[in-house]
RNA sequence: UCGUGCUAGACGGGGAGCUAGCGGUGCCCUGUACCCGAAAGCCGCUUAUGCGGGGUCGAAUUCCCCCUCGAGGCUCAGCGCUUUCCGGGACUGCCGAGGAGAAGCGGCGUUGAGGGCCGGGUCCUGCGCGGCAGGAGCCUACAAACCCCGUCAGGUCCGGAAGGAAGCAGCGGUAAGUAGUCCCUCCUGGGCGCCGCAGGGGUGCCUGGUCGGAGCUGGCUGGCCUGGGCAAGCCGGGAAGGCUGAUUCGACAGGGGGUGCACGA
Repeated sequence: UCGUGCUAGACGGGGAGCUAGCGGUGCCCUGUACCCGAAAGCCGCUUAUGCGGGGUCGAAUUCCCCCUCGAGGCUCAGCGCUUUCCGGGACUGCCGAGGAGAAGCGGCGUUGAGGGCCGGGUCCUGCGCGGCAGGAGCCUACAAACCCCGUCAGGUCCGGAAGGAAGCAGCGGUAAGUAGUCCCUCCUGGGCGCCGCAGGGGUGCCUGGUCGGAGCUGGCUGGCCUGGGCAAGCCGGGAAGGCUGAUUCGACAGGGGGUGCACGA
């Protein structure tokens, strides 16, 4: 150096999670990598690098170590980012209220504004007038078998007679009362009145006169001031996602290095 047979070892690894801790099953990444059995309120183990059984390769593309790269994951921080939740009401915006104000528009005004003065009305009190309602009176009609009136035929009674008396019906009238008229008179009352007189009060409103001679008016728009509301923008906070950065673990890959025994030629 070559050949043969072995052995260590390998036949996947990693992240989070679980756990006192380690490994596995389950999830995720990597990417191809023997088989069977059990494993989540789980299985196995105790300083290990799963447990039980079977199989293959085997000292190198395959085993071991170091470096680089780095999929992916954990943790943390940040953000002119997105979504969502809670709170706020300073600011922008919007809605609504009140106030002041004559910038613009409009309305009133020389057929005279605002203002001043005088008066009237509206308001209150008293007295009337009218109307309405009720009652009474007045008036009209009716109205008493007898116990109302007058006149009282007939009849009756008294009387010798003259004469007298009571008196029914009828006729006339009247009372209580009933009905009507509502013209007139009186009394009482009021949810009555473009009614009158007198007095009072007031300057709010309306109106007349007068002085005087140019303003007055917040109806609309805009601006201003003061409260109220909404919460889109905005502010503060929370959650999830995204992005960026840092920390840590780190598969795959690339590079470098290392690794045994026996026999034969």

A computed fold for a 265-nucleotide RNA from a Chloroflexota bacterium, annotated as Bacterial large signal recognition particle RNA. Its Rfam family is "Bacterial large signal recognition particle RNA". By type it is a non-coding RNA gene. Its family is annotated with signal recognition particle, plasma membrane targeting and SRP-dependent cotranslational protein targeting to membrane, signal sequence recognition in the Gene Ontology.